[in-house]
RNA sequence: UACUCAUCGAGACCAGCCGAGGGAAAGGCCCGACGACGCUGGGGCAACCGCCAGAUAUCUGGUAUGGUGCCAACUCCUACGGGGCUGCCCAAGCUUUCGCGUUUUUGCGAAAGCGAUAAAGCAAGAAAGCCCUGACAGAUGAGAG
Numbered sequence: 001u002a003c004u005c006a007u008c009g010a011g012a013c014c015a016g017c018c019g020a021g022g023g024a025a026a027g028g029c030c031c032g033a034c035g036a037c038g039c040u041g042g043g044g045c046a047a048c049c050g051c052c053a054g055a056u057a058u059c060u061g062g063u064a065u066g067g068u069g070c071c072a073a074c075u076c077c078u079a080c081g082g083g084g085c086u087g088c089c090c091a092a093g094c095u096u097u098c099g100c101g102u103u104u105u106u107g108c109g110a111a112a113g114c115g116a117u118a119a120a121g122c123a124a125g126a127a128a129g130c131c132c133u134g135a136c137a138g139a140u141g142a143g144a145g
Base pairs, nucleotide, nucleotide: 001145003143004142005141006140007139008138013042014041015040016039017038021031022030023029026078027077028076043071044070045069048067049066050063051062052061053060054059075137080134081133082132083131084130085129087122088121093114094113095112096111097110098109099108100107
């Protein structure tokens, strides 16, 4: 740093200094004199590189001395594309549980599940909202120029 690949809903604070903005950018929405952001010292989280072991189409496990990174909010949310979703009613029968009744059994009632995306029917079809996914942009690591 124009490029390539991977990951990005988890996790992780104390103090000192400074003194007004900060969260990349747009719109939001948040954080901030109860001192944010930034710098320094310490602490911590994590596991991309590295190291160790196994495996062999590049993965699994471990480690945390080393190189990074990180320690508000999902990359704080949205934008651009694609897809989806939302109301009422819903039986007979079967199974299980509980209660009542019965000399035993058959029984009655309630709840839950299946039947069930019930079927059929009614309402609504816009907008708004929500969910999934891809991209754009960004951050970090590794590689490469």
SAM riboswitch aptamer (S box leader) from Asticcacaulis taihuensis, 145 nucleotides, folded computationally. It matches the Rfam family "SAM riboswitch aptamer (S box leader)". Rfam links the family to the GO term regulation of gene expression. NCBI's taxonomy places the organism under Bacteria, Pseudomonadati, Pseudomonadota, Alphaproteobacteria, Asticcacaulis. The model forms 97% of the base pairs in the Rfam consensus. Its mean pLDDT, the model's own confidence on a scale to 100, is 78.